RNAcentral holds the sequence, with entries from ENA. The RNA shown here (transfer RNA) has 75 nucleotides and comes from a Deltaproteobacteria bacterium. Its mean pLDDT, the model's own confidence on a scale to 100, is 81.
């Protein structure tokens, strides 16, 4: 420099126009002598950033940031 795939909750990671969810962890609780597993119940999100399209954007278009992998070039 060319190409791809990614970036959601503390962590893993769904969710591909109708306004964002799962385990895990946290927290409160039942149950246990305790304490662990269990089982109820909770809280927790500028959906990387700016734009643009839509009556509506996490999604679709541009751009740019950061990871990852491929190619190429120079040395």
């Nucleotide at each position: 420099g060319g190409g791809g795939c990614g970036u959601u909750a503390g962590c893993u990671c769904a969710g591909a126009g109708g306004u964002a969810g799962a385990g895990c962890a946290g927290c409160g609780g039942a149950c246990u002598u305790u304490u662990a597993a269990u089982c109820c119940g909770u809280u927790g999100g500028u959906c990387g950033c700016g734009g643009g399209u839509u009556c509506a954007a996490u999604c679709c278009c541009c751009g740019c940031a950061c990871g990852c992998c491929c190619c190429a070039c120079c040395a």
Taxonomically the source falls in Myxococcia (Bacteria, Pseudomonadati, Myxococcota).